Predicted 3D model of a 1494-nucleotide RNA (small-subunit ribosomal RNA) from a Candidatus Levyibacteriota bacterium. Taxonomically the source falls in Candidatus Levyibacteriota (Bacteria, Bacteria candidate phyla).
[in-house]
RNA sequence: AAUUUUUUUGAGAGUUUGAUCCUGGCUCAGGAUAAACGCUGGCGGCGUGCCUUAGGCAUGCAAGUCGAACGAGAGUAGCAAUACUCUAGUGGCAGACGGGUGAGUAACGCGUAGGAAUCUACCCCUGGGUGGAGCAUAGCCCCUCGAAAGAGGGGGUAAUUCUCCAUAGUUCUCGUAAGAGUAAAGGACUUAACGGUCCGCCGAGGGAGGAGCCUGCGUCCUAUCAGCUAGUUGGCGGGGUAAAUGCCCACCAAGGCGAUGACGGGUAGCUGGACUGAGAGGUCGAUCAGCCACAACUGCACUGAGACACGGGCAGUACAUCUACGGAUGGCAGCAACCAGGAAUAUUGCGCAAUGGACGAAAGUCUGACGCAGCGACGCCGCGUGGAGGAUGAAGGCCUUAGGGUCGUAAACUCCUUUUACUAAGCCGUUCACAGCUUAGAGAAUAAGCCCCUACUAACUACGUGCCAGAAGUCUCGGUAAUACGUAGGGGGCAAGCGUUAUCCGGAUUUAUUGGGCGUAAAGUGUGCGUAGGCGUUCCAUAAAGUCUUCACUUAAAGACCGAGGCUUACCCUCGGAAGUGGUGAGGAUACUCAUGGAAUUGAGGAUUGAUAAGGAAGCUGGAACAGUUAGUGUAGCAGUGAAAUGCGUUGAUAUUAACUGGAACACCAAGGGCGAAGGCAGGCUUCUGUAUUUUUCCUGACGCUGAGGCACGAAAGCUAGGGUAGCGAAACAGAUUAGAUACCUGUGUAGUCCUAGCCGUAAACGAUGUCCGCUAACUCUCACUCGCUAAGAACAUAAGAUAAGUUUUGUGUUUUUUGCGAGUGGGGGUAUAAGCUAACGCGUUAAGCGGACCGCCUGGGGAGUACGGCCGCAAGGCUAAAACUCAAAGGAAUUGACGGGGACCCGCACAACUGGUGGAGCGUGUGGUUUAAUUUGAGACAAAGCAAAAAACCUUACCAGGGCUUGACAUACUAGAGUUCCAUGCUCGUGAAAGCGAGCAAAUCCGCAAGGAGGCUAGUACAGGUGCUGCAUGGCUGUCGUCAGCUCGUGCCGUGAGGUGUUCCCUUAAGUGGGGAAACGAGCGCAACCCCUGUCUAAUGUUACAUAUUCAUUAGAGACAGCCCCGAUUCUAUCGGGGAGGAAGGAAGGGAAGACGUCAAGUCAGCAUGGUCCUUAUGCCCUGGGUUACACACACCCUACAAUGGCGAAAAACAAUGAGCCGCAAGCUAGCAAUAGCAAGCAAAUCUCUUAAAUUUCGCCUCAGUUCAGAUUGGGGGCUGCAACCCGCCCCCAUGAAGGAGGAAUCAGUAGUAAUCGCGGAUCAGCAGGCCGCGGUGAAUACGUUCUCGGGUCUUGUACACACCGCCCGUCAAGGCAGCAAAGUCGGGAGUGGCUGAAUCAUAUCUUUUGAUGUGAGAAGCCAAGCUUGGCGAUGAAGCUUAAGUCGUAACAAGGUAUCCCUAGCCGAAGCUGGGGAUGGAUCACCUCCUUU
Repeated sequence: AAUUUUUUUGAGAGUUUGAUCCUGGCUCAGGAUAAACGCUGGCGGCGUGCCUUAGGCAUGCAAGUCGAACGAGAGUAGCAAUACUCUAGUGGCAGACGGGUGAGUAACGCGUAGGAAUCUACCCCUGGGUGGAGCAUAGCCCCUCGAAAGAGGGGGUAAUUCUCCAUAGUUCUCGUAAGAGUAAAGGACUUAACGGUCCGCCGAGGGAGGAGCCUGCGUCCUAUCAGCUAGUUGGCGGGGUAAAUGCCCACCAAGGCGAUGACGGGUAGCUGGACUGAGAGGUCGAUCAGCCACAACUGCACUGAGACACGGGCAGUACAUCUACGGAUGGCAGCAACCAGGAAUAUUGCGCAAUGGACGAAAGUCUGACGCAGCGACGCCGCGUGGAGGAUGAAGGCCUUAGGGUCGUAAACUCCUUUUACUAAGCCGUUCACAGCUUAGAGAAUAAGCCCCUACUAACUACGUGCCAGAAGUCUCGGUAAUACGUAGGGGGCAAGCGUUAUCCGGAUUUAUUGGGCGUAAAGUGUGCGUAGGCGUUCCAUAAAGUCUUCACUUAAAGACCGAGGCUUACCCUCGGAAGUGGUGAGGAUACUCAUGGAAUUGAGGAUUGAUAAGGAAGCUGGAACAGUUAGUGUAGCAGUGAAAUGCGUUGAUAUUAACUGGAACACCAAGGGCGAAGGCAGGCUUCUGUAUUUUUCCUGACGCUGAGGCACGAAAGCUAGGGUAGCGAAACAGAUUAGAUACCUGUGUAGUCCUAGCCGUAAACGAUGUCCGCUAACUCUCACUCGCUAAGAACAUAAGAUAAGUUUUGUGUUUUUUGCGAGUGGGGGUAUAAGCUAACGCGUUAAGCGGACCGCCUGGGGAGUACGGCCGCAAGGCUAAAACUCAAAGGAAUUGACGGGGACCCGCACAACUGGUGGAGCGUGUGGUUUAAUUUGAGACAAAGCAAAAAACCUUACCAGGGCUUGACAUACUAGAGUUCCAUGCUCGUGAAAGCGAGCAAAUCCGCAAGGAGGCUAGUACAGGUGCUGCAUGGCUGUCGUCAGCUCGUGCCGUGAGGUGUUCCCUUAAGUGGGGAAACGAGCGCAACCCCUGUCUAAUGUUACAUAUUCAUUAGAGACAGCCCCGAUUCUAUCGGGGAGGAAGGAAGGGAAGACGUCAAGUCAGCAUGGUCCUUAUGCCCUGGGUUACACACACCCUACAAUGGCGAAAAACAAUGAGCCGCAAGCUAGCAAUAGCAAGCAAAUCUCUUAAAUUUCGCCUCAGUUCAGAUUGGGGGCUGCAACCCGCCCCCAUGAAGGAGGAAUCAGUAGUAAUCGCGGAUCAGCAGGCCGCGGUGAAUACGUUCUCGGGUCUUGUACACACCGCCCGUCAAGGCAGCAAAGUCGGGAGUGGCUGAAUCAUAUCUUUUGAUGUGAGAAGCCAAGCUUGGCGAUGAAGCUUAAGUCGUAACAAGGUAUCCCUAGCCGAAGCUGGGGAUGGAUCACCUCCUUU
């Protein structure tokens, strides 16, 4: 939309983040095109083709026709009359149509709907007429001028040329009327003629079609265009036109238009329609159709029915052509063609056969309109490039895990078909350009490309390259394993096309009418008053503008839609229908809105009675504090800071007392309290004045709400003028701090701050929340009012008592005031919430909820609230407000981490306390550096440095020099060969430093009965080999945070989500250990425990131990659990602390092993393994020698000392434990001063040996010295291991006797059998221990405590960080690039104004017989002048953006180390600093902070 059934109808994705939600831009997927470019290209049909320079155009054609209007000439035929044809001219009609283009035009130009004051040739209808006469002229002939174009003069001539007369009284014109006035043309045919027919002509009326004019409505952007207009607006009278009218003129009036956008500027032909879209819309206006405008540019008229005329005229201008230089000619935005321009757009074709047009009576002529053909894949549509079978899954390519997979039934091959193309013949179309159709033949023949393959987005592998070359629509890809580059194979998509580029719509609800927003994302004017405008309470009546409904007309055709039909189908075409949401007119309805009239009171307002309030203005006045002056007392400091200094003070400060003077601000009350529109407002009193709320009664009667422009108010700073100036205090000066310090801190201090008058007009002017109205749960405070209760006071009345009376006491009642409590109504201030809303945070009757009215504002970030222009201002500056260019983000809220010179809690030999060291000396070892042929390599804060290395003389060994080998020192496989002759193997010899090379001799291996097999050798092929590189390609292993207590999961719940909860909180623990509570309940990896050693006991067994018991050893058990008692911690839940008992052991008994999720691209390719890469007579392998051991120096870790708690000596005395041993440990004896040597028992070890432990104890000497300390260094002589001790081993003896007298800044370890000290053993190992790993002996001190340092854990907070503070990030300066702004000026464009000149033409006047001449006015154009406006360029200047690694600082983000930000003023290399006022969009709530960067 439609009556129902039913039909039509809307898709998203990528990209901000560590992740999330939102906001928001950018980009993509779709469709389209008059397109262009790249690669490619078989056919046909239908369409379509200069979008650019309305630039210029050679050549040809595009508008002629009529002899039945006319005369003449020429030709042909004829003897001729004559007939026919042609030509120029007169005449008629047509050249105003058809065709082209879109420059101009923002307009009655166009569209739509109407109107009245008009014309109309050809055509149609009706009804009339067509009589007579005359003057010319072209052509033609003659003459003249001219180069030409052409012109002039003379002569004669025709007509359907022209003129006059008659007729007309219809029509028309004039006129009130009477009346006056207006026409014509003939020709052809036919007839003997009259006449007839046809075509014409004239007048009139009507029609159709066409044309002109007027009006309503609609018709782009711009206000950085706000005022425009003198024929302007209207009137009267003329003129003019076919026709109304300022269309034109004279006069009169002063109007007319404009925020509903005049005027100006820019752009543009308008429409039917086309594209797109779900639609509403948006964009466009090629082809076709309607209208308009134009015809080289400008102006003008003539002719004509119609033009101010594309292929007519006149004039001016520009351009071009010819020229005899005097002149003349031309207009493709008609069809072709050419040049130029451009990314780009066709043939100098055929035909009038069809359709249409002009002329003609007709035949016909003309027609670049049109019909056709040609060129172009430019678009749409259709067809084809073969069909069926065919597995050895061929060859070949590519990949491969080496097996295979894939291209792939694809090919080959077999059978079949012939569209299209080709060859040949024929047919049709009444005429006919061009086309078309039928049949036959041969033959799979003639016919496939382009783009893409990271995601969006369908489609993956290999090689090459190595942040290079390159790709890219967006995000991005590429730095040695690239599905993203290039190539190949494979795959996907479309297909005679495919991609790219450009443009439009869509997606984009991203301008939002349908259909968005404004607390924090962009966005509420600083606030009010108020004009226009918009909107507006209740009831009644009228009318019918909006609204609704019915009918009529219109809305051209084509297009779109539906249904038929014609081309073989489709595109295409034809016919019919419906629709055309719009406009106009007529009739009807009256709920709502508007309008008019009447009424009402609830909206609004006014009056009246009280109460409350830092509301405003002016005047008067007060005390405290401060400063100054004077005077007194008084003496050496004061002040200031983190610490200081500058400063003040013996000329008497500070302090203190008194008096006086001065200016500014108002403690307490005071509050998250009050008032005001906002800014803002605070001592007290008085005067003037505004507002709000509430209460009582009355009044007006919609008077209301909002509010573009406008007006007013408007903190602080600032400005002008005049005062004032106590304190504070921009600027300035000085002192500090610092690398610097134009700052923070300190001392001075000017403007200013104060007052009066005026300006400025801005703030984080904030509730970041426009004003007003209505509705939607609760709680609380305050103000006013009402009601109830309670208590107190006052007045009155009354009763009783006292008193002589005045008077007074008590009770009761009424009225009134005050206090308190409670309930209610209304106004205001708040808090946390229900529903609801929100991206979340949050808001929530004071809405950011649900609705209504009106205004303001927003549309990615930067550039920029800037430039230019305008307005305002004394200035500072304010308001309004862009673009180029640049980026793919910028942003909001919340989440998890990390971080903080944020906070809280807790722990650790972390600090503190104590002990002993290191750092100084000598020596040893390792590292760096240097050196070297080589000093092989790795490890580098903690977490490298007595580390890899639990042993570098050769070897090791990886390094260097030299000498050698090449299937190799080693592995596997294959092929061939050899074997009593040179080849297994063994022995000997030569040469050589050795390896190696060479010679000779001996002698032929093992299993098997055999067949055969295995092994060795030589040669060859595959291959071996590499401590070469990459630990940033890896596995494995390890270090570290850290033995820190954490890290997670399932289900549930919460949240849109990232995520949260659990795991947070309280108590507790060594512990996420345990308990309580709790939207959580459970579980896992960690903790703990289970395991090992030591400490106690029991039992059993016992070799080599043991006289016995025991010890000891082995095996198996027991034992300790906060189990028991008391006290305490808020507590008899749990847990913890203190004490006690018992016990070998008491609060984890001590020690070990054991290391969660993960972090550091941590370490290791040299332990091993391994991807990739490199070497292959060498980067592999063997050998000799050298080196890893160097030495101005620096660092790390030890050892030994500096001595008396010691050294030495002697003799004597005492006590271990772990371990090791046959290539071994070795008793014992002998020799040697000794190292050790010779001989040698025992022991494969609870048996034997290493093996006497030492410190300790006792005695003696030394007596504070470089020593009887210390032992380095050096000389000499020996021993041991080993082929070998020179470089380069260890030990012994004699001799020598260095530094060193307790170690600066700094720094390390240790909390108990620990530190310290003493010796012993083992691994490695031929030999070599100050290192390492173990063992036992002797055996301390200290811990108040958690402020600080370091590290760690939990919670919380801020964040602009997330490669996570070694983060991020700001500005100047220097360099390159880019676009824009200003600018002396310079060069254009545009529209006008004034003056001068002024063609054609028109009007008018005069003259002239006419042609015409002259004057005046208008007039295109030109020149001059002063401006306006708009562009181009522009020395230079200032700013902006941008660019891997420039300079200076560190402003911001954490309390960012001085909280930040806003407005304003001053200052400074720069970020910035300081003053005044403001905001929270600031952390920490503790108490004091020097500075502290990247």
It was read from a public genome assembly. The prediction has a mean pLDDT of 81. Rfam family: Bacterial small subunit ribosomal RNA. Rfam links the family to the GO terms ribosome and structural constituent of ribosome.